Predicted 3D model of a 73-nucleotide RNA (transfer RNA) from an uncultured bacterium.
[in-house]
RNA sequence: GCCGACUUAGCUCAACUGGUAGAGCGAUGGUAUCGUAAACCAUAGGUCAUCGGUUCGAGUCCGAUAGUCGGCU
Numbered sequence: 001g002c003c004g005a006c007u008u009a010g011c012u013c014a015a016c017u018g019g020u021a022g023a024g025c026g027a028u029g030g031u032a033u034c035g036u037a038a039a040c041c042a043u044a045g046g047u048c049a050u051c052g053g054u055u056c057g058a059g060u061c062c063g064a065u066a067g068u069c070g071g072c073u
Stems, first nucleotide, its partner, number of pairs: 001072007010025004019056001027043005049065005
């Protein structure tokens, strides 16, 4: 230099034919216990990497940029 994959909650990852984003872990509160942990219940947490385009509507399609990983030279 060229090619490809990936980027979604604090972490690990889902989502689908384009129709208002969810789980586990973690966090917080509660129940319970003499007390702690485990357990159970509940709650909060998102500019879907950034910018632009298409569309009535974009996490999803298209382009550019950035980053991570892999391959080739």
It matches the Rfam family "tRNA". Rfam classes the family as a transfer RNA. It was read from a public genome assembly.